[in-house]
Context: one part of a larger RNA
RNA sequence: GAUGAACGCUGGCGGCGUGCCUUAGCUAUGCAAGUCGAGCGGUGGUCUUCGGACCACAGCGGCAGACGGGUGAGAAACGCGUAGGAAUCUACCCUCGAGUGGGGAAUAGCCCCGCGAAAGCGGGGAUAAUACCGCAUAUACUCGUCCUCGUGACGAGGAAAGACCGUAACUGGUCGCUGGAGGAGGAGCCUACGUCCCAUCAGCUUGUUGGUGAGGUAAUGGCUCACCAAGGCGGUGACGGGUAGCUGGACUGAGAGGUCGGUCAGCCACAAGGGCACUGAGAUACGGGCCCUACACCUACGGGUGGCAGCAAUCGGGAAUAUUGCGCAAUGGGCGAAAGCCUGACGCAGCGACGCCGCGUGAGGGAUGAAGGUUUUAGGAUCGUAAACCUCUUUUAUAAGGGAAGAACCCGCUGUAUGGCGGGUGACGGUACCUUACGAAUAAGCACCUGCAAACUACGUGCCAGCAGCCGCGGUAAGACGUAGGGUGCAAGCGUUAUCC
Numbered sequence: 001g002a003u004g005a006a007c008g009c010u011g012g013c014g015g016c017g018u019g020c021c022u023u024a025g026c027u028a029u030g031c032a033a034g035u036c037g038a039g040c041g042g043u044g045g046u047c048u049u050c051g052g053a054c055c056a057c058a059g060c061g062g063c064a065g066a067c068g069g070g071u072g073a074g075a076a077a078c079g080c081g082u083a084g085g086a087a088u089c090u091a092c093c094c095u096c097g098a099g100u101g102g103g104g105a106a107u108a109g110c111c112c113c114g115c116g117a118a119a120g121c122g123g124g125g126a127u128a129a130u131a132c133c134g135c136a137u138a139u140a141c142u143c144g145u146c147c148u149c150g151u152g153a154c155g156a157g158g159a160a161a162g163a164c165c166g167u168a169a170c171u172g173g174u175c176g177c178u179g180g181a182g183g184a185g186g187a188g189c190c191u192a193c194g195u196c197c198c199a200u201c202a203g204c205u206u207g208u209u210g211g212u213g214a215g216g217u218a219a220u221g222g223c224u225c226a227c228c229a230a231g232g233c234g235g236u237g238a239c240g241g242g243u244a245g246c247u248g249g250a251c252u253g254a255g256a257g258g259u260c261g262g263u264c265a266g267c268c269a270c271a272a273g274g275g276c277a278c279u280g281a282g283a284u285a286c287g288g289g290c291c292c293u294a295c296a297c298c299u300a301c302g303g304g305u306g307g308c309a310g311c312a313a314u315c316g317g318g319a320a321u322a323u324u325g326c327g328c329a330a331u332g333g334g335c336g337a338a339a340g341c342c343u344g345a346c347g348c349a350g351c352g353a354c355g356c357c358g359c360g361u362g363a364g365g366g367a368u369g370a371a372g373g374u375u376u377u378a379g380g381a382u383c384g385u386a387a388a389c390c391u392c393u394u395u396u397a398u399a400a401g402g403g404a405a406g407a408a409c410c411c412g413c414u415g416u417a418u419g420g421c422g423g424g425u426g427a428c429g430g431u432a433c434c435u436u437a438c439g440a441a442u443a444a445g446c447a448c449c450u451g452c453a454a455a456c457u458a459c460g461u462g463c464c465a466g467c468a469g470c471c472g473c474g475g476u477a478a479g480a481c482g483u484a485g486g487g488u489g490c491a492a493g494c495g496u497u498a499u500c501c
Base pairs, nucleotide, nucleotide: 001500002499003498005497006496007495008494009493012359013358014357015356016355017354018352019351020317025315027313029312030311031310034063035062036061039060040059042057043056044055045054046053047052070270071269072268079195080194081193082192083191084190085189088187089186090185093183094182095181096180098178099177100176101135103133104132110125111124112123113122114121115120141157142156143155144154145153146152147150162175163174164173165172196242197241198240203233204232205231208230209229210228211227212226213225214224215223245267246266247265248264249260250259251258252257272293273292274291275290276289295306296305297304298303323349325348326347327346331345332343333342334341335340362392363391364390365389372383373382374381375380398437399436400435401434402433406428410423411422412421413420414419445490446489447488448487449486451470452469456485457484458483459482460481466473467472
């Protein structure tokens, strides 16, 4: 000098930050991922001019739940960082060009029946779709053959789904759907180099190292398997043990370097412990599934349910770390044609001097150098212009009045304009800010004073009580202990402790 700090004493205000470093300990309660009726059949409700209009919803279906948010256990590794590479995939988005023809069979919801305490489950019947399955067609797609090797020819294979608006009807418009090429962004894989301590760890290895073939994957590869060979790594530290998320960066330092990796950002890993796959463009999936284990809860004892390292909160642990708050107004995300819905992401507020920064606790005048305290050589000295007193000011506090920006989107009318008019939307918040009133009024402490190191006397104590970072003080005049006066240094803080340079 620094800190995610803690402890002691003290404490006026504001802005911006920041706040479980310990038990990756257990968790009551609430919330944290939904949305679409313009994909589908339906159910219920409100209004009704009986034409219909509107609202809500369990189910099927689509997209999203792989993002966002948390944590740092594990991992010394292609995990991370830097620089490259080739054998790959990519939903939504953008660009280009092609297509969207014609059929079928089911199933939930619903109805009937049954089992169960519940969670839930079974049987029968009918039904819809942008759900599912054939058929047709198909290039610049895939595979194969041929050649003149080209955006070649031939053969084989492979698609699709509709909804809404509008119209008298078609044409049409919008959003979709299918296959193809390219892009953007994303992801997987490989390589070189770098990446802590211990040699009181010296040898390690059998899918081990390489080859051939096969399987598997989106893809390379012992990734897996069969066979063959006997290799591969190691003093430039293999193997083993310990410790640790890595980085951009942070602190310190003249630098070189040393130490650290909290908040913010990128990457990785994990989701009670361990394992597994399914779905999907993407997961081996925190708030999806299955199995085992431990724990907890419900039970009619047959059986079930659960996973805060999401936001709050509770218990526990600890020197120690906050509200079971408000709002989707903004930004961003999911779904939707849109209105909109959801969003503990986020925006705000609350608590904590935890940190940084700013402001204030008054300003000018004022000598009988008052009273009082301390001290004294008893004259004086000092606190000290300090106070009183006079003249001002009003930041701040208090009260009153006014009162935002953050708002862009959105809706209606006009009717196509790069428009016009009107209307509506703010959690913070009656906050910030402005004005007025009032009155010095509402606001100073902490550590130290032997030397290092700025700051000295008196009394008490008497190797006691105590101090102390080091040297060291204290045994009767202690500038080192305790108190007082005075002083020094910082200041809403000041000291102490811990850690790093």
Molecule: small-subunit ribosomal RNA, 5' domain
Organism: uncultured bacterium